[in-house]
Context: one part of a larger RNA
Molecule: large-subunit ribosomal RNA, domain V
Organism: mine drainage metagenome
RNA sequence: CCCGCGGCUAGACGGAAAGACCCCAUGAACCUUUACUGUAGCUUUGCAUUGGAUUUUGAACAGACUUGUGUAGGAUAGGUGGGAGGCUAUGAGCCGGAUACGCCAGUAUUCGGGGAGCCGACCUUGAAAUACCACCCUGGUAUGUUUGAGAUUCUAACCUAGGUCCAUAAUCUGGAUCGGGGACCGUGCAUGGUAGGCAGUUUGACUGGGGCGGUCUCCUCCCAAAGGGUAACGGAGGAGCACGAAGGUAUCCUAGCUACGGUCGGAAAUCGUAGCGAUAGUGCAAUGGCAAAAGGAUGCUUGACUGCGAGACUGACAAGUCGAGCAGGUGCGAAAGCAGGUCAUAGUGAUCCGGUGGUUCUGAAUGGAAGGGCCAUCGCUCAACGGAUAAAAGGUACUCUGGGGAUAACAGGCUGAUUCCUCCCAAGAGUUCACAUCGACGGGGGAGUUUGGCACCUCGAUGUCGGCUCAUCACAUCCUGGGGCUGUAGCCGGUCCCAAGGGUAUGGCUGUUCGCCAUUUAAAGUGGUACGUGAGCUGGGUUUAAAACGUCGUGAGACAGUUUGGUCCCUAUCUGCCGUGGG
Numbered sequence: 001c002c003c004g005c006g007g008c009u010a011g012a013c014g015g016a017a018a019g020a021c022c023c024c025a026u027g028a029a030c031c032u033u034u035a036c037u038g039u040a041g042c043u044u045u046g047c048a049u050u051g052g053a054u055u056u057u058g059a060a061c062a063g064a065c066u067u068g069u070g071u072a073g074g075a076u077a078g079g080u081g082g083g084a085g086g087c088u089a090u091g092a093g094c095c096g097g098a099u100a101c102g103c104c105a106g107u108a109u110u111c112g113g114g115g116a117g118c119c120g121a122c123c124u125u126g127a128a129a130u131a132c133c134a135c136c137c138u139g140g141u142a143u144g145u146u147u148g149a150g151a152u153u154c155u156a157a158c159c160u161a162g163g164u165c166c167a168u169a170a171u172c173u174g175g176a177u178c179g180g181g182g183a184c185c186g187u188g189c190a191u192g193g194u195a196g197g198c199a200g201u202u203u204g205a206c207u208g209g210g211g212c213g214g215u216c217u218c219c220u221c222c223c224a225a226a227g228g229g230u231a232a233c234g235g236a237g238g239a240g241c242a243c244g245a246a247g248g249u250a251u252c253c254u255a256g257c258u259a260c261g262g263u264c265g266g267a268a269a270u271c272g273u274a275g276c277g278a279u280a281g282u283g284c285a286a287u288g289g290c291a292a293a294a295g296g297a298u299g300c301u302u303g304a305c306u307g308c309g310a311g312a313c314u315g316a317c318a319a320g321u322c323g324a325g326c327a328g329g330u331g332c333g334a335a336a337g338c339a340g341g342u343c344a345u346a347g348u349g350a351u352c353c354g355g356u357g358g359u360u361c362u363g364a365a366u367g368g369a370a371g372g373g374c375c376a377u378c379g380c381u382c383a384a385c386g387g388a389u390a391a392a393a394g395g396u397a398c399u400c401u402g403g404g405g406a407u408a409a410c411a412g413g414c415u416g417a418u419u420c421c422u423c424c425c426a427a428g429a430g431u432u433c434a435c436a437u438c439g440a441c442g443g444g445g446g447a448g449u450u451u452g453g454c455a456c457c458u459c460g461a462u463g464u465c466g467g468c469u470c471a472u473c474a475c476a477u478c479c480u481g482g483g484g485c486u487g488u489a490g491c492c493g494g495u496c497c498c499a500a501g502g503g504u505a506u507g508g509c510u511g512u513u514c515g516c517c518a519u520u521u522a523a524a525g526u527g528g529u530a531c532g533u534g535a536g537c538u539g540g541g542u543u544u545a546a547a548a549c550g551u552c553g554u555g556a557g558a559c560a561g562u563u564u565g566g567u568c569c570c571u572a573u574c575u576g577c578c579g580u581g582g583g
Base pairs, nucleotide, nucleotide: 001583002582003581004580005579006578007577008576010575011574012573014570015569022404023403024402025401027400028399029396030395031394032393035201036200037199038198039197041194042193043192045190046189047188048187049186051154052153053152054151055150056149057148058147059146060145061144062143064141065140066139068137078136079135080134081133082132085119086118087117094113095112096111097110098109099108100107101106158181159180160179162178163177164176165175166174167173204216205215206214213233217239218238219237220236221235222234240385241283242342243341247301248300249299250298251297252296253295256276257275258274259273260272261271281290282289284347286345287344288343305328306327307326308325311322312321313320317386330339331338332337353379354378355377356376357375358374359373361372362371411458412456413454414453415452417451419447420446421445422444423443424442428438429437465540466538467537468536470532471529472528473527474526475525478503479502480501481498482497483496484495485494486493505519506518507517508516509515546564547563548562549561550559551558552557
């Protein structure tokens, strides 16, 4: 050097399983509910199947009988018309009794006695006699017809898992008959309610992972790099209107502050003078404007017009913006002229669908109409604001699929705020004395052990805390060794320098690392090694499925809350290491 054999597992981000955690998908499935929309079931009502009778009660109609005091007034005048006579021995006025009504004054009917009169235009009244007749109104009484509701009853529909008989051998079924129930029940159609019992679905995006929080449209400024444009969960603020004058026009005016002076009068009211010069004002945020003012006032007014619009700006588009000029008619002004809202930039919503007014449009044979079109206008915090539907919330640790290292948890990497170590300066403490020792306020480095930031390899898998076993390295050294200084007398110490050869605990509690305690020790070091080491072990913790408590939630369920239980696979090919053999 080559080739074996027996072993060990540190590595081959070893093998196995298109990661189960996490995120994403206008994915799925189950589950929940006061999500949405349905629906079985239950239920309400109507009609049908569905018939008879009695009774109670309501409605309508018919004819009959009754019924009606507001005040003035002989008095419980319903209205209108006709009308001068009407009723009476077929028994008047009057008296007695009964019934009905009653705003107790009386009215109406009837029975008995009785025996010849009684009422009417009069006086009052809006209206004149129930003297008489007719037609009606309000309320009522009894009768009849039609109809509704309730109750009771009948039997013939309908029901009968009651008895008997037959088919028949039959605890089915059908038929017959007796009995029971009964127009109910049941069923059909329509209809309202209820309805996670069941079903189909929805449950937004951005996001220095996701969730929680915040945001989502429009305006102003900065960022923005002197044209325009330009991002961030960058820094600051506003809008979701207002105004018939706060619009138009003609004419006119100039703020504000300071100082001084001046009755009440003050820091500040109104007045005067001087100085500064736009600091004032602008309906509302900021920016840019504004004195021929766009600021302030007065007069007259409605151009806050209709039909258009050359040409531009700005946008991916859709939108958005500016606009001279022409025609019509108008306001102000002597006129020239100005005026198609407001100093400008926010004050907003596409399409569909529907409403209202208009219209020389259309009009399913024709004439109309309905409906539609066109013009004007109205209805959206469609605010997730280019608006998926008229209409929508949650759980999953029972979970599943497709994907992602486009994105989190472990480890690594980068960084080094934080952490640890060190140095500079030296105020001060140290009786005195900054520097034996300690060192404020600050400053410069280093390390890469903490907590973080970033999200760069890995999600077709890099197994995660602690323990056991076996270690190996660094030195910022715990012990042992050598020194300097000391606020080192000595013994003990303090601090710094050199030094990594060797060494560096056993128990109790806890899953613990850590920590506390007990007892030792010369000492019981600090760290790195995928917080060394699970193809070496364990599996107590964390972190599946079961279950419980507390709390939260209507609930399904949830909880860096607790509690009991809970499958740890791999025969070593290569590198490496140990032992051994052959050439």